[in-house]
Context: one part of a larger RNA
This record gives sequence, structure tokens and C1' cells, in this order.
RNA sequence: CUGGGCGUAAAGCGUACGUAGGCGGUUUAGUAAGUCAGAUGUGAAAGCCCUGGGCUCAACCUGGGAACUGCAUUUGAAACUGCUGAACUAGAGUGUGGUAGAGGGAAGUGGAAUUCAGGGUGUAGCGGUGAAAUGCGUAGAUAUCCUGAGGAACACCAGUGGCGAAGGCGACUUCCUGGACCAACACUGACGCUGAGGUACGAAAGCGUGGGUAGCAAACAGGAUUAGAUACCCUGGUAGUCCACGCCGUAAACGAUGUCAACUAGCCGUUGGGGGGCUUGUCCCCUUAGUGGCGCAGCUAACGCGAUAAGUUGACCGCCUGGGGAGUACGGCCGCAAGGUUAAAACUC
Repeated sequence: CUGGGCGUAAAGCGUACGUAGGCGGUUUAGUAAGUCAGAUGUGAAAGCCCUGGGCUCAACCUGGGAACUGCAUUUGAAACUGCUGAACUAGAGUGUGGUAGAGGGAAGUGGAAUUCAGGGUGUAGCGGUGAAAUGCGUAGAUAUCCUGAGGAACACCAGUGGCGAAGGCGACUUCCUGGACCAACACUGACGCUGAGGUACGAAAGCGUGGGUAGCAAACAGGAUUAGAUACCCUGGUAGUCCACGCCGUAAACGAUGUCAACUAGCCGUUGGGGGGCUUGUCCCCUUAGUGGCGCAGCUAACGCGAUAAGUUGACCGCCUGGGGAGUACGGCCGCAAGGUUAAAACUC
């Protein structure tokens, strides 16, 4: 090399776009690079293998053959792959008309609630817990009413509902903007799939600069608990959480399941679209794109998966190879830092 794997045993990059590369629909003509066949030359000898001979045998020596699976030249074949030309429409895409949606960005607006401030009523408690205490309160709290300020989040609707590549997205209005789906036609004519490097996006926390800060709340302080309590509980409380711009680039970034395509029983829900039916209904049927629950065959170590496959296949990429040492050291690259990424060995069981 061949070979075995990757839901949970080691193993799918967090996700997408895309360069090189790999792979690639139908028909036809040509070509002959791959491919196949023949011929010629070469493929040293020895050795290996087959078959004879010589040392009494054998090892050993020796004759002949085969082999040397290769390379070059040449003559052909044309199914398959490649290349060139022509054509096609089933893949892919464009157009037309619709539809649904928390898809993204910006600006503006709204109500409930918490807190704070001012004012009114009102009096001795409030708060908190398993029980308490710290804390707040006669300088008038808690409760209650009115007014104002400010920040953050958007109850109900809400749904194994929707949208998005993933991360993720939830009040309302307007503007800008991406994608998807459906129907019937028309058009382009393989324009496709995957994708090493690369590029972009990427929760939370964290970092830089400048704002903002209602609530919550690492750190911190105090009160409890306890043998102790650097905790769990309580009272406070700063970073942070929010905004703008710039970094970071990681997560149980999970469906622990790479992307694309084809094929393979059924049944029941639900979302978007289209069509049809009649008994016109809170109805039924068909179809299509999602999203769920069962389940046959099959698969699986089992659990389970089962047209949204972990079934049957193909294309391409990534990754795994006993546990620990270790996702560490060293070096490189990236980063302001925190650190990230790439990634061993000794030793040990």
C1' cells in the first nucleotide's frame, strides 16, 4: 500500500463560502493519452523455479529451459475513462405570479413591573429565615395614592410552532436587506458535487477606548450555620451584564450523527403552499416543502436507528489507532493580555 472504523466504546472540523485537487447526466462523430491485443529489441552473469549430468549420496559444481510480472519501438482495436466537435433536458440555474416567517441591519414608539426622587395619607415597625441576626425605620420607614426620572427586559399570544449555514432570533411601527417554499409555463444548456490550503461568520465569559448603570450580581464586607465554613442561607455590594467601535475565536458550539445525490413497507399528528371532492363543514382526499411520534425490512455489541436512517449504494473532505504523561512541553503562527492553534517524548501501567 491493501485492510478496519468515527450516535453512546478512540474518532465528524462550531458553521458556511470557496482556490487547487478529486469526482461528474443523456446522444452522437472524431481522436487514441489511459486501456487492451500482436510483433521486435532489451530485460548481463550468477541466484530462485523446472528438467538432465558430475563428485559413492547430499551440500556443492555444471548443461538446457522457464522466469525476469519491466522499459522502448512498432502494428492494430475503440467498449470504458480522457481530449476535441456537434446536439439534448431528467441535474443545476434564470424569468413570471404568489405565500409564510422571533432571518439580518437602522431609526422611532409603547405599556406592565422593579428601583430612585418629590408630594399626600398614616404609625411602629419593616425586612429576612429552618430559626435568627446583620440591615432599614420616630431625622417618620414598611403599606397606600399622585407626579416625575432612568435603565433593562418584552407577560398573555406561545405551539416536539416559525426563521436562519451555524452561533442564534420573540413588544409595536417604518425604512433598507438576505434566503426559503409553492404553482404553471417559458428560457439557459451540465453551467454540477465535494473541498487540502484560504476567507468570512461565530453563545457566554474576557480584553481595549468612550458612554450608560434600574434590576441582577463574580470579587469583597458583614450576619448566620458549623468542630471549622475562605461555601450552601441572609443583608449589602464593585467589575460585569446594556450601547458604540475594535479585539478574542472558544463551549456538552450536541442530533455528542460532515456535505451532496439515488434507492428502500406502512400508520398517526403538526406548519407553509397548491389541487380536487361533496353532504359547504370546526369536513374529507391528493400533492409538495418542512417539523414531530410509532413502526416493517434491514442495520446495531446492545441501547436504539428506521424515507429527517445509524438501512442499501456512490462522490469528496475531516478524523481515530491502549490508559496515564497531555491537548501538556518545546518550537512556529495568532493575540494588548487572558490565552488560542499546531503538537511530541522520556517515563509508567
Overview:
The part of an RNA shown here (small-subunit ribosomal RNA, central domain) has 349 nucleotides and comes from an uncultured prokaryote. Its mean pLDDT, the model's own confidence on a scale to 100, is 91. Its Rfam family is "Bacterial small subunit ribosomal RNA". The full RNA is in RNAcentral, with records from ENA.